RNAcentral holds the sequence, with entries from ENA and Rfam.
Bacterial large signal recognition particle RNA from Blautia liquoris, 262 nucleotides, folded computationally.
NCBI's taxonomy places the organism under Bacteria, Bacillati, Lachnospirales, Lachnospiraceae, Blautia.

RNA sequence: CCGUGCAGCCGGGGAGAUAGCGGUGCCCUGUACCUGCAAUCCGCUAAAGCAGGGGUGAUGCCAAGCCGAGGACUUCCCAUUGUGAAGCCGGCCUUUAAAAGUGGCGAUGACGCCCGGGUCUUACGCAACGAGAAUCUAUGAACCGUGUCAGGGCAGGAAUGCAGCAGCACUAAGUAGAACCUUUCGUGUGCCGUGAGGGUGCCUGGGCCGAGCUAACUGUAAAGGUAUCGUUCAUGAUGUCCGUUCGAAGCGAGGCGCACGG
Numbered sequence: 001c002c003g004u005g006c007a008g009c010c011g012g013g014g015a016g017a018u019a020g021c022g023g024u025g026c027c028c029u030g031u032a033c034c035u036g037c038a039a040u041c042c043g044c045u046a047a048a049g050c051a052g053g054g055g056u057g058a059u060g061c062c063a064a065g066c067c068g069a070g071g072a073c074u075u076c077c078c079a080u081u082g083u084g085a086a087g088c089c090g091g092c093c094u095u096u097a098a099a100a101g102u103g104g105c106g107a108u109g110a111c112g113c114c115c116g117g118g119u120c121u122u123a124c125g126c127a128a129c130g131a132g133a134a135u136c137u138a139u140g141a142a143c144c145g146u147g148u149c150a151g152g153g154c155a156g157g158a159a160u161g162c163a164g165c166a167g168c169a170c171u172a173a174g175u176a177g178a179a180c181c182u183u184u185c186g187u188g189u190g191c192c193g194u195g196a197g198g199g200u201g202c203c204u205g206g207g208c209c210g211a212g213c214u215a216a217c218u219g220u221a222a223a224g225g226u227a228u229c230g231u232u233c234a235u236g237a238u239g240u241c242c243g244u245u246c247g248a249a250g251c252g253a254g255g256c257g258c259a260c261g262g
Base pairs, nucleotide, nucleotide: 001262002261003260004259005258006257008056009055010054011029012028013027014026019045020044021043022042023041033053034052035051036050037049060256061255062254065251066250070246071245072244073243078239079238080237081236082235083234084233085232086231089230090229091226092225093224094223095222096221097220100218101217102216103214104213105212112208113207114206115205116204117203118202119201120197121196122195123194124193125192126190127189128187129186130185131184132183133182135178136177137176138175139174145170146169147168148167153162154161155160
């Protein structure tokens, strides 16, 4: 130097689980054999999953370094967002006080004082209205109203008398109309009258005095309330950054076994 065979390699990592390790499962990288077993787990005992089979055999393997996907952990701060609590924190609401501001009223006289009336309740009276009655007019009875009773009827010798239908007139019951006068009853109908009562309110008339009165709104003070919002306190969740830890792939360089034969 060449050849043959073996070693080596044929993914790795995180969390979790476990006394600990590896695997199945989950997650991240990434494409780097197959079959069976395996989370009420499977196989192990010191860093190797176990059992069986296959490929490759020096651009493959090994160790360190750089970089760093991703994961785990702790505290504080920050951002976002929940939950609970706090009414002498803000805000909001109510009541009261006073009268600083605004407004309103006021010399056509505020506030205050005095007198009167209305509205109110009630009793009586009057009026009105409604209903009824009386009154007046008209009409109104085949017979069972009155008066007069033609005709006719009856009695009579006659004169005359009797009863009496229709008609006419007047009326009863009834019907219709009228509106002055009369009367009865009723009615929260009234620019009415008289008396008694009431005096919270409102309206109105007059007199005295002579400049403020009011409390609607804002502000102020006191008392009370309210957890919607802001705030405070407490307690979470998620996320960013810092820190610690584990760490794949990748990068450049480094190292490289054993046996046999020529």